[in-house]
C1' cells in the first nucleotide's frame, strides 16, 4: 500500500423565477453567504544530512474542483488480514 469492522466532522433546508404536485413537499436555475476532512496547489513548521543544496512534507493557506435538510461519503484514528 490493499481489503474489512468500528470510530468519524464541518458549512443557508437564505432570497427569486420556474416545473411537478399527494398543495404539503420536492426537482431544477440564478443571486448571495457559508464549510473544507475527496481530489488539487501554495507557503512552510516539520523531517533527511556533520552542514549546505537536493528529496519529502501538513491537520497550516487557497477555494480550482467538491460540499452546505438527512443519507451516503470524506481527512484522521483503533483493530484484524494478506
Nucleotide at each position: 500500500c490493499g481489503c474489512g469492522c468500528g470510530g468519524g466532522a464541518g458549512a443557508g433546508u437564505c432570497c427569486c423565477g420556474c416545473c411537478g404536485c399527494c398543495a404539503g413537499c420536492g426537482g431544477c436555475g440564478g443571486g448571495c453567504g457559508c464549510c473544507g476532512a475527496a481530489g488539487g496547489a501554495g507557503c512552510a513548521a516539520c523531517u533527511c544530512c556533520u552542514c549546505c543544496c537536493c528529496g519529502g512534507a501538513a491537520u497550516c493557506u487557497c477555494u480550482c474542483a467538491g460540499g452546505c435538510c438527512c443519507c451516503c461519503g470524506u481527512a484522521c484514528c483503533g483493530c484484524g488480514c494478506g